[in-house]
Context: one part of a larger RNA
RNA sequence: UUGGGCUUAAAGCGGGUGUGUGCGGCUAGGCACGUGUCGUGUGUGAUCCCCCGGGUCUCCCGUGUGAACUGUGCGGGAAACUGGCUCGGUUGAAGUCCGUAAAAGUGCCUUGGAACUCUUGGUGGAGCCGGGGAAUGCGUUGAUCUCCAGAGGAACGCCCGAGGCGAAAGCGGGGCACUGGGCCGAUUCUUGACGCUGAGAUCCGAAAGCGUGGGGAGCAAACAGGAUUAGAUACCCUGGUAGUCCACGCCGUAAACGAUGCACACUAGACGUCGGAGGUUCUGACACCGUCGGCGUCGCAGCAAAAGUACUAAGUGUGCCGCCUGGGGAGUACGGCCCGCAAGGCUAAAACUC
Numbered sequence: 001u002u003g004g005g006c007u008u009a010a011a012g013c014g015g016g017u018g019u020g021u022g023c024g025g026c027u028a029g030g031c032a033c034g035u036g037u038c039g040u041g042u043g044u045g046a047u048c049c050c051c052c053g054g055g056u057c058u059c060c061c062g063u064g065u066g067a068a069c070u071g072u073g074c075g076g077g078a079a080a081c082u083g084g085c086u087c088g089g090u091u092g093a094a095g096u097c098c099g100u101a102a103a104a105g106u107g108c109c110u111u112g113g114a115a116c117u118c119u120u121g122g123u124g125g126a127g128c129c130g131g132g133g134a135a136u137g138c139g140u141u142g143a144u145c146u147c148c149a150g151a152g153g154a155a156c157g158c159c160c161g162a163g164g165c166g167a168a169a170g171c172g173g174g175g176c177a178c179u180g181g182g183c184c185g186a187u188u189c190u191u192g193a194c195g196c197u198g199a200g201a202u203c204c205g206a207a208a209g210c211g212u213g214g215g216g217a218g219c220a221a222a223c224a225g226g227a228u229u230a231g232a233u234a235c236c237c238u239g240g241u242a243g244u245c246c247a248c249g250c251c252g253u254a255a256a257c258g259a260u261g262c263a264c265a266c267u268a269g270a271c272g273u274c275g276g277a278g279g280u281u282c283u284g285a286c287a288c289c290g291u292c293g294g295c296g297u298c299g300c301a302g303c304a305a306a307a308g309u310a311c312u313a314a315g316u317g318u319g320c321c322g323c324c325u326g327g328g329g330a331g332u333a334c335g336g337c338c339c340g341c342a343a344g345g346c347u348a349a350a351a352c353u354c
Stems, first nucleotide, its partner, number of pairs: 004324003007307002012321001014204004022196002026088001028086002031083001034081001035078001037076006049066001051064001052062003092194001093191003096186002099183002104179004109175003112156001116152004121147002127138002164171002209250006218244002223239004261320006269298008278289003302309002326354003335347002338345002
């Protein structure tokens, strides 16, 4: 390179925005780059193919003949498709208007109750705690329990749902301010292909970890003690420091998972649920009917090695990107002087071995 693949066998970048690239909807006109057609020039020689001749011969040989050399130059003519140019149009895309649901985000914003720990005081007087059983631990300097008051930090029970929102990571007490996106509807209306994808790039990115400064109730790596045990650097218990929280700056990784890239079109149904608008009944909770957009369950065709999937495809197709190529060695070594304060990240072999 050809070909085949990527839910679970190797393989979808953790996610967005977007540059180059690639690809791109309808109608009409004209151009002729691509495309195909005709003519003509050229395409040395050899080889291959055909014919003829030579040699004993199918091999072999020839200033021999023809064809071919899928190429290329020039000229004529074609215009369906691609391309570029021009006119037009609206269904893709975007906008406008009217509604609407939501744990979407941000703020040294504001506020609430439950629980917990600590502190002052009252009551009370011997235990408490803990466990399989114990012990370490706490307690007459008055604990546990109980009542009032105060302080502090962190997290928000019920509502809560197969529920909702967000690109993903993720988001849950109440309020305020600012900000982002979605969905429905529109007699309509505006722009008129403005689109899809996306190498690089850039931004976001759980937890842990790192830097500086705060904060520290509970929990709790490390650590200490008590048990258990043959031992017990564990599981259990009593303590307990980083950390967990906040601000700013790093890190850039996860089974970052739907282990399923994004976009568009098409392809039986049934049921539940969330959001919107409409119709049926005089109105109405409700019900029924059809409809658009989410989240789910079941299921046909098809697909699949099967499990399964099945309008939220893993079906049928198109466009673009990423990735895979036997197991181990190894996501390691070397290198880069790419990134990082470091931890490390990214890129990424080979010997050897089966």
This is a predicted structure of a 354-nucleotide part of an RNA (small-subunit ribosomal RNA, central domain) from an uncultured organism. It matches the Rfam family "Bacterial small subunit ribosomal RNA". The full RNA is in RNAcentral, with records from Greengenes. The coordinates come from a structure-prediction model, not an experiment, and the mean pLDDT is 81.